RNA sequence: CGCGGGAUAGAGCAGUAUGGCAGCUCGCCAGGCCCAUAACCUGGAGGUCGUGGGUUCGAAUCCCACUCCCGCAA
Numbered sequence: 001c002g003c004g005g006g007a008u009a010g011a012g013c014a015g016u017a018u019g020g021c022a023g024c025u026c027g028c029c030a031g032g033c034c035c036a037u038a039a040c041c042u043g044g045a046g047g048u049c050g051u052g053g054g055u056u057c058g059a060a061u062c063c064c065a066c067u068c069c070c071g072c073a074a
Stems, first nucleotide, its partner, number of pairs: 002072006010026004020057001028044005050066005
């Protein structure tokens, strides 16, 4: 250099097929319950969806380039 997969909240992931409110679990914060803790219940915060550009009324999703990670081949 060639081929394939991946990058989405602190962690692990879904959502992409068919463009239309950005979600789940754990964690974190607050409250409830309890003598207390855990568990359980309720609520909340936290995201430039890897970067830049393009298409579109509208992009995590489609197109182009690039960066990083994993694998295959050589």